About this RNA: This is a predicted structure of a 76-nucleotide RNA (c-di-GMP-I-GGC riboswitch aptamer) from a Pseudomonadota bacterium. Lineage of the source: Bacteria > Pseudomonadati > Pseudomonadota. The coordinates come from a structure-prediction model, not an experiment, and the mean pLDDT is 80.

């Protein structure tokens, strides 16, 4: 440097409990794995969801897309 799963090591954790924030949809923390090869990160596009009379604000990266990053075995 290249490459992105078929394997190891190692990694993340859904649903569901318990705490604790929040009007909500949901975050964060323990426990606890349904899966995840980017289930790292990032609301830039669509979608779905919440507050809202409406403008609009917000949740979601484990809904799809795009963008940035990258470990190991393996070629070089």
């Nucleotide at each position: 440097c290249u490459g992105u799963a078929c394997a190891a090591g190692g990694g993340c954790a859904a649903a569901c409990c318990c705490g604790u924030c929040g009007u909500g949809a949901g975050g964060c923390g323990g426990g606890g794995a349904c899966g995840c090869a980017a289930a790292g990160c990032u609301u830039c596009c669509g979608g779905u969801c919440u507050u809202g009379a409406a403008a609009a604000a917000g949740a979601u990266a484990g809904c799809g897309g795009g963008g940035c990053c990258g470990c190991c075995a393996a070629g070089g």